RNA sequence: GCGCGCAUAGUUCAAUGGUAGAACGCUAUCCUGAUAAGAUAGAGGCUCUUGGUUCGAUUCCAAGUGCGCGCACGA
Numbered sequence: 001g002c003g004c005g006c007a008u009a010g011u012u013c014a015a016u017g018g019u020a021g022a023a024c025g026c027u028a029u030c031c032u033g034a035u036a037a038g039a040u041a042g043a044g045g046c047u048c049u050u051g052g053u054u055c056g057a058u059u060c061c062a063a064g065u066g067c068g069c070g071c072a073c074g075a
Stems, first nucleotide, its partner, number of pairs: 001071007010024004018055001026042005048064005
């Protein structure tokens, strides 16, 4: 330099056009002599950035940023 993939909750991942969910973690209560486990409830993200298409974008398109992989070049 070229190509491909990824970016969503604290973490790991879903959601492939219609006002974003799960597990683990966190908080409160119950249970217990106390803890763990278990039960119930709750908080927590406008989806990497900018622009475009659309009545409507996490989703489609373009550019950028970051990360990963492969190839090429040079030493």